Predicted 3D model of a 1500-nucleotide RNA (small-subunit ribosomal RNA) from a Dehalococcoidia bacterium. The prediction has a mean pLDDT of 85.
């Protein structure tokens, strides 16, 4: 080039990310099984469980041509006609012989073995029938079954006498041959060939007139089948590591077709195992099947080979073959049958039955065909086979029809009501007939005959869309959607996971998709799983380097040369049955099936060859290693000794009241003199500075100084030995703290314990004592965060810079700089490499050798067991059951009793308040027929409400209406019709009702509006604010949030938005892998404040002027000076009415809170429809022991009360604002100009001022309560309105813990007005008057802001989350005991049998005249041994009161251990303690936050 093969992933951990890692799912496959539903054929396939018992039938015979005898009968012959006798051929029959029942057929129990596979081997063997080949077949004998008589016994069956035959049995004879002993050739060696002698050994006859067949005997050889042997291969367990006495070997005997401890005696003292002997479990093996790309990982049913068994064990017999499925004998068990004396039986052959199980057919037909036994044949037998028969059990074909058909029909389902969809589907026309049914014809399977199948396949006519569709599934994986109904309920689920009132997940229905005569489910394999990694994985943090070292096997091993060829590599030959698989070709209509031919297939085996590698074996080298010589550092080790400096205690002196200790405190010590201070003694235990991310040490570990004594390294020279290495399973040492013995010793320190505090408790953190321990010595323990969380060993791979210890070089006076180089220790860092973090010549890069170790989380480093330990404990190590995760790094938020900088009336400095009283309003609470409904930390509580007497009004009571109060639509109706309505009931809606009585169009017929009546519907402040719009309130007017593109990350995602400065501000400005934009910020809008101009009504006594109102101007860090060595900007200053946003409102980013609101409107859904609707009437929201929240008026002299007096602003006003005058103490009342308002009204503004009382008092304060009198509004003021007079005169003397509110025209205090409103204001919105005090600061409390950090938290700290207890399920360890099961041992018995020994008794053949021998049997003993008892241990199993501790369970109790500095940093070993979590003490670790400081690094 070509061709042929050929490997697909997803779901699930998390806010999201990437790793790691388990857990599901999609494929195929079945000896299947269950559900639903079933039209045909064909070819298979069909107890997988109890190798569980089994009726009944059948499944192995056959040969008369071996052989007696018997029966049938053709015939014949006698008869007394009852019957009798000969009796060929044929035929049958039981026995005698012969030969098959060792084939086939089933099962899989048992067995891990030379049991199977596979290659070989036998010189150590056997083979009937069959083939070839040599030879031969002579001539005696004696029995003995059948029978025939007797006897026994229920039978089964036996015994005795007698008669017989033979291809049955015995002797000679005869040997071509064999066989035995010797010798020779050959051989590695007994094979095998030759040879010599001498002994032994055959044989049957039947059939045919006859030839001649079949037979028989010896022998040789073949051909097929078998014994034995051997070298590979193919299962789990080490919590089974020792196992063997016929055990290994050897002499010699037995024995066998043969070798061999096979058996025996004797002798030696072996054999077998970490390459796994023993022993426990499991299991027939194999060709094959299934899966997989493939290596491989599971099976071992049909069908083949092969092995094992045949009721359960032993065991011989016969035979060519068997220790023998349908055969014998013993023991056992079971089961039948009996006269009770005894006997029978063995379906793991075909059928069936029973039982067991989720489950596996017919008590069929046939020798017709293949094959089998017998026979000379004919032919008999054959549940093997051949065919039916039952089962969709599998595969494999085929049908339930096919064209045409839109009005897209009915109906169903859906719906925004318009549709859509089931759907060309149906209806309906035309067509066809496989299958079916009926009728005909009709194989092939057989070579002359024989056909069970089968009148079957197949063919031909007829009939007729006729006889024929189901099951799963629809939430992601994973194709395929709505609609009801249910409401964490019923229920689903393979895994994530659905259900709690809008479920594409649950249940139904329509519709879809998926397969289809099937469909799904469950079970079980193998794949996906690179998840046990050989192909083809890993251990720093995810499970994973042993705490360190020496070191036997073991693997692995430098450089040259040479031998040989064991591994390797190539060709050949043999073998890998058959079937199966692949591919071609053919046969059944086609496939399934089935016939030929090919290919493939081994880690096998022989024989040739080739020699690079590796290896053996020789030989030879140095650069691995190791040694000599020179030198050199050091807390390496071990013993003895030795110093000072401190705590403590002693014992004297000075000396006087306190001292120690803490967050603060006490507990302790002290006037019997401490504490402080000197002296001086004593006595132990650790060495400060130096000191160093310095040193050595394998690790553990090592620190004053001196000596003795010892390892170990590094340098340097290059002499010497020549691969002497590297690892290292087992094994042996070493090993920190804590511990445990034994005898010291003990000064501080200090588990436990004691006491004080803290606290809700506090078995703890703090304190004050204080035992063991902590020291020595000798012994044992043998773990740790024993850590670099990183096993040794070599060799390779860029650089800079420390610092230990050495050696050169250059240069020098001098190593003082400066270069190089080897070993040790830090950092940064390139490439790489990692999941990321990082690591980077000290790798975690590249590679090569060993060793250990991992395979999901919990149960557990547990339990059992075994070893170690004085003990504590260690080493070694499951499993049931349970979950869907449990890690790892890094992201971005949130948080911390983490840092760091910064705002904020946040504190803090000030004012004036709240909180105590009255009263008023809201709330909760209770109460009630109802006290309607919501709003619930800030952000509910004078909040929906801007105003509940009725009404509002949504509640309660009672009273009425029912297309309704309100709207349309449709139908029918109605002309004195709509309307109006006197009068009576009524409480009132409402009910009756006499009467009165229109309207618009008009073709004059009516229509239209109204109205009555039906129907659709109205109607609902019922329900959901967690189904929703909208609006809203909060964070927060906080500065902050995001976007494009582009860099950087594998990715979440970061950059920008960080950093330096700066602001109110992500404002500004430099820097910068970012450059830019958007949303906020600011600033454009509006009030005020300076001021010009221009207009002016109702403003002004006038005019500037004030006012009103429009246009404009001013302010911009624009100037100077500083800070400053950049720029933003900051401070100062002039100027200015105003400065550095002047001062005030509007504005509220992405977004948090399922924040409020279905009761403002709208709005899905769900509910009520003579009521959850509507409408009166009263009534209630207004209750009242309390509690809370906002407020109002006060407690008084800066006040109170009288009298005069004075100055605002916004505002309202025609169903109003009301004015002067007038009455009245007053509310008010009269009155009615004037105003549709810069005109007139509401209007007197009031604190203030002047001036007078009052005199500290419950008062001339304060006004609650109540009375009695009045006014106003409204139909109506009892329940429940305001307001006015009079009298009353309550609680309060400035307020507890604790809050609140403001930084300037603000607080405070002071009044006026407005909405709402008939009327009711202390609330609320808004004006103006008078007018302060304080801000050092930001440590500290609450709120935000950015940046940083640690997180086990993401519902995000109101998180998470531990351990004890209680209950409740479940599995499980221990346990006195009980209970059966295996193998094994000792010992006692011990059947059949075989060998053996005896054989007294019993005997036909042979020999012998005989008498008697030989030989035989039976019995008798003995070995051996099935079973069987007895006994003590062994191993594994059940069950057990009681008992450990585990695991899971919905809101259980106690507490707070861990995650943040988690509030005492945690964690590891280890003691001790304690309800618990834990504490605590020694060692040890960072896998610890935080500021300091030291050291290295980077960069200038």
């Nucleotide at each position: 080039u070509u061709g042929u093969c050929g490997g697909a992933g997803a779901g699930u951990u998390u806010g999201a990310u990437c790793c790691u890692g388990g857990c599901u799912c999609a494929g195929g496959a079945u000896a299947a099984a269950c559900g639903c539903u079933g039209g045909c054929g064909g070819c298979g396939u069909g107890c997988c469980u109890u190798a569980u018992g089994c009726a009944u039938g059948c499944a192995a015979g056959u040969c008369g041509a071996a052989c007696g005898a018997g029966g049938u009968c053709a015939g014949g012959g006698c008869u007394u006609c009852g019957g009798c006798c000969c009796g060929a051929a044929a035929c049958c029959u039981a026995g005698u012989g012969g030969c098959g029942g060792a084939c086939g057929g089933g099962u899989g129990a048992g067995u891990a073995a030379c049991a199977c596979g596979u290659a070989c081997g036998u010189g150590a063997c056997c083979u009937g029938u069959c083939c070839g080949g040599a030879a031969g077949u002579g001539g005696g004998g004696a029995a003995u079954a059948a029978c025939c008589a007797g006897c026994c016994g229920a039978a089964a069956g036996g015994u005795u006498g007698g008669c017989u035959a033979a291809u049955a049995c015995c002797g000679c004879a005869u040997a071509c041959g064999g066989u035995u002993a010797c010798c020779c050739c050959u051989u590695g060696g007994a094979a095998g060939g030759g040879g010599c002698a001498a002994a032994c050994c055959a044989a049957a006859g039947u059939c045919g007139c006859a030839a001649g067949a079949c037979g028989c005997u010896u022998c040789c050889g073949g051909a097929g089948g078998g014994g034995c042997g051997u070298g590979c291969g193919g299962c789990c367990g080490a919590u089974u590591a020792g196992c063997u006495u016929g055990u290994u070997g050897g002499u010699g005997u037995g024995g066998u077709a043969a070798c061999g401890g096979c058996g025996c005696a004797c002798c030696a003292a072996g054999g077998c195992u970490g390459u796994g002997a023993u022993c426990g479990g499991u299991a027939g093996c194999u060709g094959g099947u299934c899966u997989g790309a493939g290596a491989g990982g599971a099976u071992g049913g049909u069908c083949a080979g092969c092995c094992a068994c045949a009721c359960u064990g032993g065991g011989a017999c016969u035979g060519a073959g068997a220790c023998a499925c349908g055969g014998c004998c013993c023991a056992g068990a079971c089961u039948c049958c009996u006269a009770c004396g005894g006997g029978a039986g063995g379906c793991a052959g075909c059928a069936g039955c029973a039982g067991g199980g989720a489950a596996u057919u017919u008590u069929g037909c046939g020798c017709a065909a293949u094959g089998g036994g017998c026979g000379a044949a004919a032919g008999c037998c054959u549940g093997a086979c051949g065919c039916a028969g039952c089962a969709a059990c599998g595969c494999c074909g085929c049908g339930u029809g096919g064209g045409g058909g839109a009005u897209g029909a009915a109906g169903g389902c859906u719906c925004u009501c318009g549709g859509g969809u089931c759907g060309u589907a149906a209806a309906c026309c035309c067509c066809u007939u496989u299958u079916g049914c009926c009728g005909g014809g009709g194989a092939a399977g057989a070579u002359a005959a024989u056909g069970a199948c089968g009148g079957u396949a197949c063919c031909c006519g007829g009939c007729g869309a006729a006889u024929a569709a189901g099951c799963c599934a629809c939430g992601g994986c994973u194709a395929a959607c709505u609609a009801c109904g249910u409401g964490c309920c019923a229920g689903c689920a393979g895994c994530c996971g659905c259900g709690g009132u809008a479920a594409u997940a649950c249940g139904u229905a329509g519709g879809u998709g998926g397969c289809a005569a099937g469909c799904g489910u469950u079970g079980u394999c193998c794949g996906g799983a690179u998840u046990u990694a050989u192909u083809g994985g890993g251990c720093g943090u995810a499970a994973a380097g042993a705490g360190c070292g020496c070191g036997c096997a073991g693997g692995c091993g430098g450089u040259c040369c040479g031998u040989c060829a064991a591994g390797u590599c190539c060709g050949a030959g043999g073998u890998g049955a058959a079937a199966u698989c692949u591919c071609c070709c053919g046969g059944c209509u086609c496939a399934a099936c089935u016939g030929g031919g090919a290919g493939g297939g081994g880690u096998c085996u022989u024989c040739g060859g080739a020699u690079a590698c590796u290896g053996c074996c020789g030989g030879a080298c140095u650069c691995g290693a190791g040694g000599a010589g020179a030198g050199c550092a050091g807390a390496g080790g071990u013993g003895a000794g030795u110093g000072g400096a401190a705590u403590u205690c002693u014992g004297g002196g000075u000396g006087u009241a306190g001292u120690g200790g803490u967050g603060a405190a006490a507990u302790g010590c002290g006037u019997a003199g401490a504490u402080a201070u000197c002296c001086a003694g004593a006595g132990g235990a650790a060495c400060a500075c130096c000191a160093g991310c310095g040193g050595c040490g394998a690790a553990g570990g090592c620190g004053g100084c001196u000596c003795a004594c010892u390892g170990g390294g590094c340098u340097c020279c290059a002499c010497c030995u020549g691969a002497c290495g590297c690892u290292g399973a087992g094994g042996c040492g070493c090993g920190a703290a804590a511990g445990c013995g034994u005898g010291g010793g003990g000064a501080g320190c200090g588990a436990a314990c004691c006491g004080g505090a803290u606290u809700a408790g506090a078995u703890a953190c703090c304190c004050g004592g204080g035992u063991a321990g902590u020291c020595c010595a000798c012994g044992c323990u043998g773990u740790a965060a024993a850590c670099g969380a990183u096993g040794g060993g070599c060799a390779c791979u860029a650089g800079g810079u420390g610092u230990g210890g050495g050696g050169g070089g250059u240069a020098u006076u001098g190593a003082c700089c400066c270069c190089c180089u080897c070993c040790g220790u830090g950092c940064c860092g390139a490439a790489g490499c990692u999941a990321a973090c990082g690591c980077a010549a000290u790798a975690a890069g590249u590679g090569c050798c060993c060793c250990g170790c991992c395979u999901g989380g919990g149960g557990a480093g547990u339990a059992c067991g075994g070893c170690c330990g004085c003990a504590a404990g260690g080493c070694u190590a499951a499993a049931a059951c349970u979950c869907a995760a449990a890690g790892g790094a890094a992201u971005u938020g949130a948080c911390g009793g983490g840092g760091g900088c910064c705002c904020g009336c946040a504190c803090a400095a000030g004012c004036a308040g709240c909180g105590g009283a009255g009263c008023g309003u809201g709330u909760g609470g209770u109460u009630u027929a109802a006290u309607u409904c919501g709003a619930c930390g800030c952000a509910a509580c004078g909040c929906g409400a801007a105003g509940a007497a009725c009404c509002u009004u949504a509640c309660c009571a009672a009273g009425g209406c029912u297309u309704g109060a309100c709207a349309u639509g449709c139908u029918g109706g109605u002309g004195g019709u709509a309307c109006c309505g006197a009068u009576c009931c009524g409480a009132a809606a409402g009910g009756a009702a006499a009467g009165g009585g229109a309207c618009c169009c008009u073709u004059c017929g009516g229509g239209g509006a109204g109205c009555c009546a039906g129907u659709g519907c109205a109607g609902g402040u019922g329900a959901u604010g967690c189904a929703u719009g909208g609006c809203u309130g909060u964070c927060g007017u906080c500065a902050g949030c995001u976007c494009g593109u582009g860099c950087c990350g594998u990715g979440a995602g970061g950059u920008g938005u960080u950093g330096g400065g700066u602001u109110a501000a992500g404002u500004c400005c430099c820097g910068c892998a970012a450059c830019g934009a958007g949303c906020g910020c600011a600033a454009c809008c509006c009030c005020u404040g300076u001021u010009g101009c221009c207009a002016g009504u109702u403003g002004u006594a006038c005019u500037u002027u004030u006012c009103u109102g429009g246009c404009g101007a001013g302010a911009c860090u624009g100037c100077u000076g500083a800070g400053a060595g950049a720029a933003a900007c900051u401070c100062a200053g002039a100027g200015g009415a105003a400065g550095g946003c002047g001062g005030g409102g509007a504005u509220g980013a992405c977004g948090u809170c399922a924040a409020g609101u279905c009761a403002g409107c709208a709005c899905g859904u769900c509910c009520c429809u003579u009521a959850c609707g509507u409408c009166u009437u009263g009534g209630g929201c207004u209750a009242c022991a309390c509690a809370c929240a906002c407020g109002c008026u006060a407690c008084a002299a800066u006040g109170g009360c009288c009298g005069g007096u004075a100055c605002a602003g916004a505002g309202g006003g025609u169903u109003g604002c009301g004015a002067a005058g007038g009455a009245g103490c007053g509310a008010u009342c009269u009155g009615g100009a004037g105003c549709u308002a810069a005109u007139c009204c509401c209007a007197c503004a009031a604190a203030g001022c002047c001036g007078g009382c009052c005199c500290c008092a419950g008062u001339u304060c304060a006004g609650a309560u109540u009375g009695c009198a009045g006014g106003c509004u409204g139909a109506a003021a009892c329940u429940c309105g305001c307001c006015u007079g009079c009298a009353u005169g309550a609680a309060g003397g400035c307020g507890g813990a604790g809050u609140u509110g403001c930084u300037a025209g603000u607080a405070a205090c002071c009044g006026c007005a407005g909405g709402u409103c008939a009327g009711c204001a202390c609330a609320c919105u808004g004006c103006g008057g008078u007018g302060a005090a304080u801000a050092c600061g930001u440590u500290c409390c609450c709120g935000g802001g950015c940046c940083u950090u640690g997180u086990a938290c993401a519902c995000a700290c109101c998180g998470c989350c531990c351990g004890u207890c209680a209950c409740g399920c479940u599995a499980u360890g221990g346990a006195a005991g009980c209970c059966g099961u295996c193998a094994a041992c000792a010992c006692c018995u011990g059947a059949a049998g075989c060998c053996g020994u005896u054989g007294u008794g019993c005997u036909a053949a042979c020999c012998g005249c005989a008498a008697g021998g030989a030989g035989g049997c039976a019995g008798a003993c003995g070995c051996c041994u099935a079973g069987g008892g007895u006994g003590g241990g062994g191993a594994g199993g059940g069950u057990a009161a009681c008992u450990g501790g585990a695991g899971c369970g919905a809101a259980g109790u106690c507490g707070u251990a861990a995650c943040a500095a988690g509030g005492u940093a945690g964690c590891c070993g280890u003691a001790g303690c304690g309800g618990a979590a834990g504490c605590u003490g020694c060692g040890g670790c960072u896998g610890g936050a935080u500021c300091a400081c030291c050291u290295c690094c980077u960069u200038u």
Lineage of the source: Bacteria > Bacillati > Chloroflexota > Dehalococcoidia.
RNAcentral holds the sequence, with entries from ENA.